The RNA shown here (small-subunit ribosomal RNA) has 1490 nucleotides and comes from an uncultured bacterium. Its mean pLDDT, the model's own confidence on a scale to 100, is 84.

[in-house]
RNA sequence: AGAGUUUGAUCCUGGCUCAGGAUGAACGCUAGCGGGAGGCUUAACACAUGCAAGUCGAGCGGUAUUGACCUUCGGGUCGAGAGAGCGGCGCACGGGUGCGUAACGCGUAUGCAACCUGCCUUAUGCAGGGGGAUAGCCCGGGGAAACCCGGAUUAAUACCCCAUAGAUCAGUAGUAUCGCAUGGUACAAUUGGUAAAGAUUCAUUGGCAUAAGAUGGGCAUGCGUCUGAUUAGCUAGUUGGUAGGGUAACGGCCUACCAAGGCGACGAUCAGUAGGGGUUCUGAGAGGAUUAUCCCCCACACUGGUACUGAGACACGGACCAGACUCCUACGGGAGGCAGCAGUGAGGAAUAUUGGUCAAUGGGCGCAAGCCUGAACCAGCCAUCCCGCGUGAAGGAUGAAUGCCUUAUGGGUUGUAAACUUCUUUUGUACCUGAAGAAACUCUGGGUCGUGACCUGGACUGCCGGUAGGGUACGAAUAAGCAUCGGCUAACUCCGUGCCAGCAGCCGCGGUAAUACGGAGGAUGCAAGCGUUAUCCGGAUUUAUUGGGUUUAAAGGGUGCGCAGGUGGUUAAAUAAGUCAGUGGUGAAAGUCUGCCGCUUAACGGUAGGAUUGCCAUUGAUACUGUUUAACUUGAGUUUAGGUGAGGUAGGCGGAAUGUGUAGUGUAGCGGUGAAAUGCAUAGAUAUUACACAGAACACCGAUUGCGAAGGCAGCUUACUAAUCUACAACUGACACUGAGGCACGAAAGCGUGGGGAUCAAACAGGAUUAGAUACCCUGGUAGUCCACGCUGUAAACGAUGAUCACUCGCUGUUUGCGAUAUACAGUAAGCGGCUAAGCGAAAGCGAUAAGUGAUCCACCUGGGGAGUACGAUCGCAAGGUUGAAACUCAAAGGAAUUGACGGGGGCCCGCACAAGCGGAGGAACAUGUGGUUUAAUUCGACGCAACGCGCAGAACCUUACCUGGUCUUGACAUCCUCGGAAUCCUGCAGAGAUGCGGGAGUGCCUUCGGGAAUCGGAACACAGGUGCUGCAUGGCUGUCGUCAGCUCGUGUCGUGAGAUGUUGGGUUAAGUCCCGCAACGAGCGCAACCCUUGUCCUUAGUUGCCAGCACGUAAUGGUGGGAACUCUAAGGAGACUGCCGGUGACAAACCGGAGGAAGGUGGGGAUGACGUCAAGUCAUCAUGGCCCUUACGACCAGGGCUACACACGUACUACAAUGGGAGGUACAGAGGGCAGCGAAGCCGCGAGGCGAAGCCAAUCCCAGAAAACCUCUCUCAGUCCGGAUCGGAGUCUGCAACUCGACUCCGUGAAGUCGGAAUCGCUAGUAAUCGCGAAUCAGCAUUGUCGCGGUGAAUACGUUCCCGGGCCUUGUACACACCGCCCGUCACACCAUGGGAGUUGGUUGCUCCAGAAGUAGGUAGUCUAACCGCAAGGGGGACGCUUACCACGGAGUGGUCAAUGACUGGGGUGAAGUCGUAACAAGGUAUCC
Repeated sequence: AGAGUUUGAUCCUGGCUCAGGAUGAACGCUAGCGGGAGGCUUAACACAUGCAAGUCGAGCGGUAUUGACCUUCGGGUCGAGAGAGCGGCGCACGGGUGCGUAACGCGUAUGCAACCUGCCUUAUGCAGGGGGAUAGCCCGGGGAAACCCGGAUUAAUACCCCAUAGAUCAGUAGUAUCGCAUGGUACAAUUGGUAAAGAUUCAUUGGCAUAAGAUGGGCAUGCGUCUGAUUAGCUAGUUGGUAGGGUAACGGCCUACCAAGGCGACGAUCAGUAGGGGUUCUGAGAGGAUUAUCCCCCACACUGGUACUGAGACACGGACCAGACUCCUACGGGAGGCAGCAGUGAGGAAUAUUGGUCAAUGGGCGCAAGCCUGAACCAGCCAUCCCGCGUGAAGGAUGAAUGCCUUAUGGGUUGUAAACUUCUUUUGUACCUGAAGAAACUCUGGGUCGUGACCUGGACUGCCGGUAGGGUACGAAUAAGCAUCGGCUAACUCCGUGCCAGCAGCCGCGGUAAUACGGAGGAUGCAAGCGUUAUCCGGAUUUAUUGGGUUUAAAGGGUGCGCAGGUGGUUAAAUAAGUCAGUGGUGAAAGUCUGCCGCUUAACGGUAGGAUUGCCAUUGAUACUGUUUAACUUGAGUUUAGGUGAGGUAGGCGGAAUGUGUAGUGUAGCGGUGAAAUGCAUAGAUAUUACACAGAACACCGAUUGCGAAGGCAGCUUACUAAUCUACAACUGACACUGAGGCACGAAAGCGUGGGGAUCAAACAGGAUUAGAUACCCUGGUAGUCCACGCUGUAAACGAUGAUCACUCGCUGUUUGCGAUAUACAGUAAGCGGCUAAGCGAAAGCGAUAAGUGAUCCACCUGGGGAGUACGAUCGCAAGGUUGAAACUCAAAGGAAUUGACGGGGGCCCGCACAAGCGGAGGAACAUGUGGUUUAAUUCGACGCAACGCGCAGAACCUUACCUGGUCUUGACAUCCUCGGAAUCCUGCAGAGAUGCGGGAGUGCCUUCGGGAAUCGGAACACAGGUGCUGCAUGGCUGUCGUCAGCUCGUGUCGUGAGAUGUUGGGUUAAGUCCCGCAACGAGCGCAACCCUUGUCCUUAGUUGCCAGCACGUAAUGGUGGGAACUCUAAGGAGACUGCCGGUGACAAACCGGAGGAAGGUGGGGAUGACGUCAAGUCAUCAUGGCCCUUACGACCAGGGCUACACACGUACUACAAUGGGAGGUACAGAGGGCAGCGAAGCCGCGAGGCGAAGCCAAUCCCAGAAAACCUCUCUCAGUCCGGAUCGGAGUCUGCAACUCGACUCCGUGAAGUCGGAAUCGCUAGUAAUCGCGAAUCAGCAUUGUCGCGGUGAAUACGUUCCCGGGCCUUGUACACACCGCCCGUCACACCAUGGGAGUUGGUUGCUCCAGAAGUAGGUAGUCUAACCGCAAGGGGGACGCUUACCACGGAGUGGUCAAUGACUGGGGUGAAGUCGUAACAAGGUAUCC
């Protein structure tokens, strides 16, 4: 420091997620040791038991008990002395918790001239006299108990009275001095009030008053301190005053009266949440989050209220009352408060021992000893965290064995790892030793000195603990796991599983080869831990002060005016608030940081420093900002002159058009559409003429124009009115800019009232279209559209661009001014436009009219959906507007640009693509293939073009893979090992055969004599075998787009990039063919050519081919001699290149025409198929990975099936006839094949064929008669002399075998069919059409198929609008699985959260009442009463009781608010395949959207 994820790819925006650190954690697996820390985050839930606050006899009375002595044994005296009690001090500290509290609670800085302070310190002074009670004890009584009552008696440092008072308090009137003020301080005078306590061991100690200090508190104030405005107004003791009361003290703190204030957008009030801080975590920092442990402050002590005591409390282990709960009870009454330490239950994912000691530190009491102390110090439990150590070290390669992987005789890995050798001993075990923490107090000795106090010796005191530490011995001995391994992210293979089981932080993985699931081997990371989960910060510049944005990604308010606020021109002076600097105080300690030091190190601790960025005070500085004063003119404004315009408001006027009315002319249609119909019209329309009326809008001018703040504004004219610009001078003197709230304006539609109503036109009606058509189209038509007044307040209110100011190259057009003689031209000012530089921007683009560079102010944004929705509030007559969430859900949504693909977008071009033609198929019968059905099986594959006469160039058995039945198990086939026999041939029996049981013949070849080769049989182990699966694991081969003209690369250049350029453009071509141009220049695969064939000629060569001329011969034939001319054969050449001429064209490429030529512009045909696409086809040609079967999914045999048959489709054949059928005669090919073959002649048969055998291994012989054609005859338009299916009979051939299931022949039979609906196919010349011939496969054959061969031999193409396919350029796109795409809404189903809802339940709170415990204060009829006064009566004072006021709990009524729940209901979200349509994306088929 970044990374993953939106896309086919790219850049950007933007969210989500990850890597880091942390924790009072928890869970899973695992676990050797030590040190240091930490340990109920939940129920402030309830608590059994024990302990946590006592102490003092040197305050008091005093007893149980006990010791001693005396004793008349009754007892007495003296001493010690618990427990309990009175009294003093403490219990307000320490310890716990975080409920409440948004507050002067906390933090920080101040103030108190408005205060208190026990114990402690210092100082001064004082302590005289007297009195009455009471607890205890004793006696009696009540009660279950707690406890209570009565009587008698008693003490004090308990209580009371009097005295004293230079002090203090209060009052009165002064003097001096100080302070910012209220006022303070000092001094003296006077009046009035207020004190005390003793104990004692005689050393002391305690008491009272006053002053001061210290400590601790109280109060007040400035500043800071969470969220919500869907909380905007709150407040009656409220704000202030006067008087009084109250308090330690100020104060509405309280009361009476008076006034009407006080707080609030700088956020009052209300609601929610929360103890605050030091700190802690994170972060580069700024920040964000946090408040466990430790420290400071606050609050609380079962809940609520109350006071008492006291220096201090409204009191955790005190009191009273009320309430809830628990316990005891004899039912009458009582008791209690762990948020102290342990501990229990409960809750919870979760948090420890009912431990030890007061040894240390500290606290209380005490003179002290000492006592108390769950504070504290220690120990126990827990890997909860941090730190440290160990589980060994060195050597050791037959790189052992096992395991795992593998291309498997082998190799790799585990791995120097192990074994083995040597060494060490932290830890461990055993034994031994053994601390520091302790110094005081006290006692005791000594000293300075001496009642004190201080110094110095000795003695006493250790929970932890026989612990830490140290030593010796033993022996590698006692000690490694967890997570991960697709990318992010370090680390890979095998097996299992098969969208299952499962994983997952995000992207995602799993549907038979999973590095992603589970296991294993291996590897990586960390390590006594490792992972997971939760939470916080970071990354996230993703709330942006540092440090973001707003044209199109989320985001500029519709526009203006303007209060507050923010900001503000030039000069000078003053001031010093901001600002800057110095100094002082403070910023507790701990913590963080740095140095040093101590535990063996570290964690940890000690010590010193620094920091603590802050606040306060003070002294300076004065540039800038502020404030004040004085001035200035350039910002702004005013005056003068001139100009401009659809600026606004009101009135008047005008013509065209439209509609209607009246009248005329006139006749049959008009109108409307893609085509129609509805509609109008013979009752006279439309058209046309004249007149009249009505309302609305203003053609041409007119524009890239003008004006306005925006919305918006257009005939002419008048009045009123606003704005803006220019020029020159003068004036005011910063008067300015922006602008939250506020106010005003604000298109269209809509609403209200009243008018108006011509046109157009929601709704509605009708007609069409359509599967439907609640639409688009047509005919009508009402609100509305218009006016006046009032409301609404929104728009894609857009330049999707807030306002103002300044600065920053150029070119060009235009509007209105100015200047100059000027309609030219340049200049200048203000506008309106286009192009562009720098710059900016993700890019598109913007570019002086900025989206550039700066300044000021306002508004707005923070992932998509839910949703601009719900609720609330507010505005509105309503419609609705404004403000404006959440739950839930997704990992994207989005912007710009790129390459493709696509478009019922555009342009150019091609193709039997259409058109023009010819012939078919679709109808019939039959053949064949397929589907379907059937079947034991009808084996399998191929499925739009590009499956369907396809694999099959041959299913009777075989083939054959299928079915039935019968059989075999190292096998029908291969290799290896072993034994025996040569091989082979003939043959009997059983059986359907496979097979089984037998008989006979025969014994070969090579040899180093061991044996070997081939072959057969038997046995064993490895293995064979599979047409079983996967063509979506593959190779190879093939189809298709398509013989279409395309597909790419290198270098360069452009672009952030994907990419572009080249390859586009202008021409041209069959062609990315060629030429020209050009930031491109070149190149490759394709095209073309090279190859084969065919068409012309030449040369060479003549057998089996040929025969002109010569000769022979035949009935006839190159039959023979011969010939080498011709044909032909088969080898080599020539020829065609736009080469020549004319024209067109850019002096190009090329095209058009012509000549010559056998052939002319690729001469015809073939082979040849770029990069790629279709997961196209094939595991059944073959090969092959993986999986599966192994007495079977292998192998053999017989029979059957692949040939089935209601039906549907494809491809052919034959026909429907006269361009024909039949009969007879005559003629002309080419290319092939032939020895398990072709088979002549001849003979037989009507024929298929048979007999027969010549010839031929082929230019020789054979198949082999070509057929259409031509000539003659016949048929005469009919189901026929057309057509031949079907069926009967008789045969032939092949073959072991023609039943299922072959072909052919003959005789007989003679079906459908009379040219074929929608729709559709082929073909552009030797082509279509038509005619026959041959071959492959093959015993034979389904062949009408396929592949070839020749014979005869046409028609048509104007042209590219349309259909289909393709190419190039361009455009749009929400598509990229690429239009067979994407995608919207209702409905149906399931689930989820949410709104409304008659209500119901609960919490909280306001207001109005009722009520009123304890307590305090006031009053006081009644009762009682020790201290003082009084001789007494009595008084004073007090207590109880009663009562008044305040008030907690409680109760009633009525509101607010929050939560839960609710029949029913609304929309929303999600879900693999549901229904209906097709709204959007292309011109999305009616452009889309607001």